[in-house]
Context: one part of a larger RNA
RNA sequence: UUGAACGCUGGCGGCAUGCCUAACACAUGCAAGUCGAACGGAAACGCGAUGGAAGCUUGCUUCCAGGCGUCGAGUGGCGGACGGGUGAGUAAUACUUAGGAAUCUGCCCAGUAGUGGGGGACAACUCGGGGAAACUCGAGCUAAUACCGCAUACGCCCUACGGGGGAAAGCGGGGGAUCUUCGGACCUCGCGCUAUUGGAUGAGCCUAAGUCGGAUUAGCUUGUUGGUGAGGUAAAAGCUCACCAAGGCGACGAUCCGUAGCUGGUCUGAGAGGACGAUCAGCCACACUGGGACUGAGACACGGCCCAGACUCCUACGGGAGGCAGCAGUGGGGAAUAUUGGACAAUGGGGGCAACCCUGAUCCAGCAAUGCCGCGUGUGUGAAGAAGGCCUGCGGGUUGUAAAGCACUUUCAGUAGAGAAGAAAAGCUUACGGUUAAUACCCCUGGAUCUUGACGUAACCUACAGAAGAAGCACCGGCUAACUCCGUGCCAGCAGCCGCGGUAAUACGGAGGGUGCAAGCGUUAAUC
Numbered sequence: 001u002u003g004a005a006c007g008c009u010g011g012c013g014g015c016a017u018g019c020c021u022a023a024c025a026c027a028u029g030c031a032a033g034u035c036g037a038a039c040g041g042a043a044a045c046g047c048g049a050u051g052g053a054a055g056c057u058u059g060c061u062u063c064c065a066g067g068c069g070u071c072g073a074g075u076g077g078c079g080g081a082c083g084g085g086u087g088a089g090u091a092a093u094a095c096u097u098a099g100g101a102a103u104c105u106g107c108c109c110a111g112u113a114g115u116g117g118g119g120g121a122c123a124a125c126u127c128g129g130g131g132a133a134a135c136u137c138g139a140g141c142u143a144a145u146a147c148c149g150c151a152u153a154c155g156c157c158c159u160a161c162g163g164g165g166g167a168a169a170g171c172g173g174g175g176g177a178u179c180u181u182c183g184g185a186c187c188u189c190g191c192g193c194u195a196u197u198g199g200a201u202g203a204g205c206c207u208a209a210g211u212c213g214g215a216u217u218a219g220c221u222u223g224u225u226g227g228u229g230a231g232g233u234a235a236a237a238g239c240u241c242a243c244c245a246a247g248g249c250g251a252c253g254a255u256c257c258g259u260a261g262c263u264g265g266u267c268u269g270a271g272a273g274g275a276c277g278a279u280c281a282g283c284c285a286c287a288c289u290g291g292g293a294c295u296g297a298g299a300c301a302c303g304g305c306c307c308a309g310a311c312u313c314c315u316a317c318g319g320g321a322g323g324c325a326g327c328a329g330u331g332g333g334g335a336a337u338a339u340u341g342g343a344c345a346a347u348g349g350g351g352g353c354a355a356c357c358c359u360g361a362u363c364c365a366g367c368a369a370u371g372c373c374g375c376g377u378g379u380g381u382g383a384a385g386a387a388g389g390c391c392u393g394c395g396g397g398u399u400g401u402a403a404a405g406c407a408c409u410u411u412c413a414g415u416a417g418a419g420a421a422g423a424a425a426a427g428c429u430u431a432c433g434g435u436u437a438a439u440a441c442c443c444c445u446g447g448a449u450c451u452u453g454a455c456g457u458a459a460c461c462u463a464c465a466g467a468a469g470a471a472g473c474a475c476c477g478g479c480u481a482a483c484u485c486c487g488u489g490c491c492a493g494c495a496g497c498c499g500c501g502g503u504a505a506u507a508c509g510g511a512g513g514g515u516g517c518a519a520g521c522g523u524u525a526a527u528c
Stems, first nucleotide, its partner, number of pairs: 001526002004524005011375006017368002019333001024331003028328003033078003038075002041071002045069003050065007085286003094211007103203002108199008116150001118148002125140006156165003170191006178185002212258003219249003224246008261283004265276004288309005311322004339365001341364003347361001348359004378408004388399004412469001414464004422455001427449001429447003433443002472517005477498003483512005493500002
């Protein structure tokens, strides 16, 4: 000094930390959704204008119609590659530092140019079938920002420099003329979409140096080392293949074996060093074990897919389902490590125009003296040096101002009251400016208004009552601060080392006294 454990003890608060062992197996719940302003629609809840139907009490009730608020399932978009966990593997495809060129980059920022006109499907749905289930098959209908041609091509790509190739999608708000099939066209704004340039961010690749122990591991290597050509990748390259050459590495330790995530840092030390790599931050690797690709800007993907394996579960025995090294929690292992908690109020993330939704990230609370820091357990006075205990040379000494008594105080805990900051926004309304045909809409800035707090019965403050509710642990032979009596009698026992104990033991056990730390004190383990 510690992510500690054990023994005895234990009042409060703040801030931290909390499976180091079995990368062992997991019941249950939650941890990634969102968008109706992309789409066809309407299972659920609510509304009742309009149209229709029925009942009648003649102005009500019920039903039908997506009509509206909304919205289950479905198509489609974006996100599930972030965030969170763990350290098994890895001694170099890793990490750290310094460089490099042959690359990609959704969303975001800036610029340039566009956003024309068509087509055919598939879900949902309906009908029918199979299956215990998981699920699945056939027929028919349908929409789109889903899919596919055509047109156009500033820039873009290919090129033998002649030429050739390739895009797009709409949705919403508002509106004075004009047109209108009364749906809208049209204008405008916002959000999108397509192509391309640059940036930013993120990522891939290459080089050099550094990075544990063993020589009781001395030779290792055949895609191996290099070349040519081809393939392949976003991209250089034996990355892959064919052919050719025979190289390449190694006592400056190759290869092999063991151990290990690396770093910023942490602990210690005067430093040099040594040991370590929990929490926090950066990078890497992994996601039951092994392999594989698909989608996508990005994965060879923890809560996606396929195959094989082990294990667990369901089954009608035909066949299916699963993966906590996410947060809690369970069993097991262990000396040992917490709640099946609250909230999205804040910060941040995903989706959305927004309202908002989701968020076991996060913020908080709970448990644990696990650690650090702070506070308290009273203060003053009080000699008859009380009683009791212990010792005694029997005179006394000591415990000891200690207690009692007297006079005060009330921190903390308790009870009652009061009570900031963490909240800025968004919304509604309004003024200037921008945009525009426009005093609509929308955007920016400002004013006014209205709210939003899990923590929280919180912090802080005030009042009340009463010394009231709050001290232990280890040690006392020397090292090492602190001594006497009794018991025991090489016994019982102590012990870190030296060593104590065999009849006066300051060393064992108890008592009185003392010493050291103190809500802790000792022991064990580990490190400097």
Predicted 3D model of a 528-nucleotide part of an RNA (small-subunit ribosomal RNA, 5' domain) from an uncultured prokaryote. Rfam family: Bacterial small subunit ribosomal RNA. Its mean pLDDT, the model's own confidence on a scale to 100, is 85.